[in-house]
Context: one part of a larger RNA
RNA sequence: UGUAGUUAAGGGAACUCGGCAAAUUAGCCCCGUACCUUCGGUAUAAGGGGUCCCUGGAUUGGUGUUCGUAUGAACGCUUUCCCAGGGCGCAGUGACUAAGGAGGUCCGACUGUUUAACAAAAACACAACUUCCUGCGAGCCCGUAAGGGUGUGUAUAGGAGGUGACGUCUGCUCAGUGCCUGUCUCAUAACCUCCUUUUCAAGGGAGAUAAGAACAGGUAAACAGCGGGGGUAACUAUAACUCUCUUAAGGUAGCGAAAUACCUUGUCGUUUGAUUGACGACGUGCAUGAAUGGCGUAACGAGAUCUCCACUGUCCCUAACUACAAUCCUCCGAACAUCCUGUCUGGUGCAAAGGCCAGAGAUUCCCAGUGGGAAGUGAAGACCCCGUGAAACUUUACUGUAGCCUGUGGUUGUGGUGCGAGUUUUGAUGUUCAGGCUAGGUGGGAGUGCAAACGAAAGUUGAGAAACCACUCUUCAUUGCUUGCAUCACUUAUUGGUUAAUCCAAAACAGCCAUUGGUGGACAGUUUGGCUGGGGCGGCACACCGUUGAAAGGAUAUCAACGGUGCCCGAAGGUUGACUCAAGCCGGUCAGAAAUCGGCUGUAGAGUGCAAGGGCAAAAGUCAGCCUCACUGGAAUUUUAACAUGACGGAUUCCAGGGAAGAAAUUCAGGCCUAGCGAACCUCCUAUGCUCCUUGAUGGGGCGAGGAGAUGACCGAAAAGUUACUCCGGGGAUAACAGAGUUGUCGCGCCCGAGAGUUCAUAUCGACGGCGCGGCUUGCUACAUCGAUGUCGGCUCUUCCUAUCCUGGCGCUGCAGAAGGUGCCAAGGGUGGGGGUGUUCACCCGUCAAAAGGGAUCGUGAGCUGGGUUCACAACGCUGUGAGGCAGUUGGUUUAAUAUCUACUGGGAAUGUUAAUGUCUGAGAGGAAGGAGCAUUUAGUACGAGAGGAACGAUGCUUCGGAGCCUCUGGUUUACCAGUUGUCUAACAAGGCACGCUGGGCAGCUACGCUUCGUGGGAUAACAGCUGAAAGCAUCUAAGCUGGAAACCCUCCUCGAAAAGAGACAUUGGAACUCCCAUAAAAGAUGGGUUUGAUAGAAGUGGGGUGUAAGCUUCAAGGUAACGAGAAGUUCAGCCCGCACUCACUAACCGU
Repeated sequence: UGUAGUUAAGGGAACUCGGCAAAUUAGCCCCGUACCUUCGGUAUAAGGGGUCCCUGGAUUGGUGUUCGUAUGAACGCUUUCCCAGGGCGCAGUGACUAAGGAGGUCCGACUGUUUAACAAAAACACAACUUCCUGCGAGCCCGUAAGGGUGUGUAUAGGAGGUGACGUCUGCUCAGUGCCUGUCUCAUAACCUCCUUUUCAAGGGAGAUAAGAACAGGUAAACAGCGGGGGUAACUAUAACUCUCUUAAGGUAGCGAAAUACCUUGUCGUUUGAUUGACGACGUGCAUGAAUGGCGUAACGAGAUCUCCACUGUCCCUAACUACAAUCCUCCGAACAUCCUGUCUGGUGCAAAGGCCAGAGAUUCCCAGUGGGAAGUGAAGACCCCGUGAAACUUUACUGUAGCCUGUGGUUGUGGUGCGAGUUUUGAUGUUCAGGCUAGGUGGGAGUGCAAACGAAAGUUGAGAAACCACUCUUCAUUGCUUGCAUCACUUAUUGGUUAAUCCAAAACAGCCAUUGGUGGACAGUUUGGCUGGGGCGGCACACCGUUGAAAGGAUAUCAACGGUGCCCGAAGGUUGACUCAAGCCGGUCAGAAAUCGGCUGUAGAGUGCAAGGGCAAAAGUCAGCCUCACUGGAAUUUUAACAUGACGGAUUCCAGGGAAGAAAUUCAGGCCUAGCGAACCUCCUAUGCUCCUUGAUGGGGCGAGGAGAUGACCGAAAAGUUACUCCGGGGAUAACAGAGUUGUCGCGCCCGAGAGUUCAUAUCGACGGCGCGGCUUGCUACAUCGAUGUCGGCUCUUCCUAUCCUGGCGCUGCAGAAGGUGCCAAGGGUGGGGGUGUUCACCCGUCAAAAGGGAUCGUGAGCUGGGUUCACAACGCUGUGAGGCAGUUGGUUUAAUAUCUACUGGGAAUGUUAAUGUCUGAGAGGAAGGAGCAUUUAGUACGAGAGGAACGAUGCUUCGGAGCCUCUGGUUUACCAGUUGUCUAACAAGGCACGCUGGGCAGCUACGCUUCGUGGGAUAACAGCUGAAAGCAUCUAAGCUGGAAACCCUCCUCGAAAAGAGACAUUGGAACUCCCAUAAAAGAUGGGUUUGAUAGAAGUGGGGUGUAAGCUUCAAGGUAACGAGAAGUUCAGCCCGCACUCACUAACCGU
């Protein structure tokens, strides 16, 4: 010093984030119990009384023995309960055991469950309410399937979701997203049908069509959502009222600064001396609100919060004691850590040094402690950033996959009916006009036929002419066949049930297989740019152009400054010709400053399609004519890209072709110049060149040329989020803390002096401005630290600064005194207690001489705390579709360690100082050893009209601080004494155990107790002076001299010859170990004693503590007696003592 305990006077939560911890209470019996209430509770509410021993009587249950009088009596043992009397103690559940209580609020109804090892909760669950799915071969779940679970259950059942007892309620919105129902107009897959590609095939096209989509409805206890502006009432204010915009609807009832309120410590009230708290209200709800449930609510809660009573060492303010560690001796004996090494101050340095520089300090070693430093040890920082890192999760990211829905084909058969399609048979059908007339068409055809009759020829009409035969068209009917859709029926496939066989049900559906489309975070794989005064948000500084920066070659950066581009134009292009602009002055009808007209001046002050720079006047500007050179092909140069070097793109020059304008020379392959842009793959277009197996052709494919379609992150991936559940690799290349630099900001000062101060700048205040200092605020920078320098506040403890709050000394005053204002010197000392808040800060309360400001890694976590911030859990508000997020709120949430070096606080040893011992000196070091106040007196004096009202000095006391002490007071007192409980030693006596508890208590140690803590001198500061020149005066100064403060140096106290300049003096046989000890003490040390002795022990005496021992005698409520708690006497007894004295009985011997 710690760990675990015990006890504390007076106060009683003042402690603290918070009564944390501790204390109080406690069992049983009796009495008595409020608000509230779901009538059950609350409730052991609260609050009171009793509780032991002895004697006697009554009483309950059981049981034994004896008696010949047996339903009994007597004597016992055990047990229940009551009453009376007696008795003792401080205390009778005497130890142990054993709730502190009450009130308000929040949350959750409750008992329960949970993060094994940081969260027990308000989270989960729960009964209850509610929605959805499901008729059984169900639905849901597991499985590739077979199969299985729910369940051998059947809607009072099973599954999925939400809310969360109970009471009272649950508003409006179906626009969005889901889900459900319906409809068939649009678009739509495969199979199929048809068409096409000369046939075939691949291919292409069309038709028809399922689910889904679309469309029309429904649904919110589905996901969800639930406005803004203006005006108005006879005080003002407000707005029942009204206008307007707008929505799917615009938040109803409730509640409301709330677990939700930013501003905010809202305002008011209650509570307090004081309240960022709590409670009750208000409502202006940043951002309440109704089963994502709203509002209440008895009971319950190791939940959160506030208050009161009781209680206390939590505190004022600490102290004592006990046990065990630590300490000392002996034995055994790790781990971590470990480059070398190991002073201080200042400086320097990658900006925070044991090592470097300077100065100072420093003899060496050991021991116990403390924890300032080693940016100490521990862990390749978890925050932050980075990585074309990872993982998990989410979704309307991208791409897929199960699953589900769906059409078609197969398994797959039979027969009806209806409606279609195709085909076949048979039959019918066909009216323009003209023509005897109802002429389908074409070919053959002069006959056909039993006949009636019809035709031909001829004629007429007309586009076409007729009998008969054949083929065939339109439309219709019919027959057979093929087939589609719908529907009905069948049974043999198939499925289910069942049986020994069978039978029953379903049935070509379902199921299964193949294929089609849809849906599809259920699952999977991935992606989720860059720059960046950290990152994110913002921006684009990401491709280009002009100017500046840019430092007179070229080149040149910044999220540098100022601006532009992603076009436009068939004229705004080409050419030829002509012309001259802006502005001003003069003149001129309406006509004005400004319209059009005339004249003059006019280097450009205009114009140029668009930025800026450069350029441009018979033009590059303006106007007009004719045109399309804004054409095709080729080559080179240049820029892009300083120098080396590619692409796309741009520009320039030349050649060729064919053109335009011009009389011609010539000019023109876009625009006065410098911006106006884009690879591969793929698709399309243009012109078509080359090529492809068989033999010809076609379709088709391939190659090549040009053009179009875009990548703006612009030399061009096809791509969303979250992570606080996180992980890995790195970074001080890069943020948060602290440092460093800087100092805008901040703080403090100075200069100037507008002004006010009645007058008057400067008693005091001081605008607009100017100049500094500090390094406390906040920024900036990113220099040090990311193989880690622990982060706010408090507590504790130390030191420094002064820009001084008080105390001390002075000046000025708009200073009479008193009280003030302001300034100068001064850092010796002091600067306190509370309330709410985590707070620093700020506010408040009552004191005070004053309640000053700062630094020390925002001093101080190997010193403490852990309330805040800043992990995992949970809730509210807001936000996000969601995972999640929020310098928003709220509840909860592990703080390591044995100290190596250094440093410091103490304690020793050795050496040196040239013998040893003793006594001194005092260089130097430390101290605050005192600081402050009040009262009385001076004195009701000085001063003052009065009201008021000092000082120098003296005295007493108080408070804070220091040192010492224990006579007193108080505490402790596990030395001791006494009482008493339980139990054990058979009983008594005497003891053991729980310090058992309780009452006392000496010594010691202590504070809450007591004692004590001067003055003076020296030198000064501000300031005040003397003399006194420079400067014949004046002047405190220049020479000289004096005064002057709690500050400085002495006086006072402590350490201090290791003070290396190592001192002085005295004496000369001195010191130590062992041994017995204590006035000393962790070990060492120190001091005393050692037989010539009272050093320690024993004994005795004194004094002290407790409180009257045992034994014996007597008494004692009673009881027939036995017995009997207890009382009195013997007895101020007995027991005990770390103290003093006496006394050699024991031990200090023997030795080194």
Source information: Predicted 3D model of a 1152-nucleotide part of an RNA (large-subunit ribosomal RNA, half B) from a Candidatus Woesearchaeota archaeon. Lineage of the source: Archaea > Nanobdellati > Candidatus Woesearchaeota.